Transfer RNA from a Microcaldota archaeon, 72 nucleotides, folded computationally. Its Rfam family is "tRNA". By type it is a transfer RNA. Its mean pLDDT, the model's own confidence on a scale to 100, is 80. The sequence is in RNAcentral, with records from ENA.

[in-house]
RNA sequence: GCCCUCGUAGUCUAGCGGACAGGACUCAGGCCUCCGGAGCCUGAAACCCGAGUUCAAAUCUCGGCGAGGGCG
Numbered sequence: 001g002c003c004c005u006c007g008u009a010g011u012c013u014a015g016c017g018g019a020c021a022g023g024a025c026u027c028a029g030g031c032c033u034c035c036g037g038a039g040c041c042u043g044a045a046a047c048c049c050g051a052g053u054u055c056a057a058a059u060c061u062c063g064g065c066g067a068g069g070g071c072g
Base pairs, nucleotide, nucleotide: 001071002070003069004068005067006066007065010025011024012023013022018055026044027043028042029041030040031039048064049063050062051061052060
């Protein structure tokens, strides 16, 4: 330098163009308990950045940035 894959809460992860973006862990509050833990309930927290296509984009396209891998 070229090619491929990936980028979603603090962490891990799901999401065939249309549902308030789902789940687990974590965190906060509550119930329970003598206390704690476990269990149960409620809540907080995310689409890497920019542009384009579209009635509508996490999803498609382009560029950038970052991570991993391959070739030279």